[in-house]
Predicted 3D model of a 100-nucleotide RNA (SAM riboswitch aptamer (S box leader)) from uncultured Agathobaculum sp. NCBI's taxonomy places the organism under Bacteria, Bacillota, Clostridia, Eubacteriales, Agathobaculum. The prediction has a mean pLDDT of 85. The RNAcentral record of the sequence draws on MGnify.
RNA sequence: CUUAUCCAGAGCGGUGGAGGGAACGGCCCGAUGAAACCCGGCAACCUGCGCAAAACCAUGCGUAAGGUGCCAAAUCCGGCGUAGGAAGACGAAAGAUGAG
Numbered sequence: 001c002u003u004a005u006c007c008a009g010a011g012c013g014g015u016g017g018a019g020g021g022a023a024c025g026g027c028c029c030g031a032u033g034a035a036a037c038c039c040g041g042c043a044a045c046c047u048g049c050g051c052a053a054a055a056c057c058a059u060g061c062g063u064a065a066g067g068u069g070c071c072a073a074a075u076c077c078g079g080c081g082u083a084g085g086a087a088g089a090c091g092a093a094a095g096a097u098g099a100g
Base pairs, nucleotide, nucleotide: 001100002099003098004097005096006095011039013038014037015036019029020028021027024078025077026076040071041070042069045067046066047065048063049062050061051060052059075094080091081090082089
């Protein structure tokens, strides 16, 4: 940079001790214990394996061994745009994750 996804799911464990939710504005979470690490778990993006009339490819379904990812709140909400009186809705931007 390209592309797909982002209202589902995931511990009342151990160590640790004050921070955390990207940034900003909010609003929250946190000594009834934050971050981090370990264990545990969730999911199924990629690989592997199995099935779908024999083979290959594709596709779908399954599995969860390997590589990532993830485990408060919709990506916690908002900022920009569209139509709207407003509420709310849709889209974008930004961000996150996978694959290339």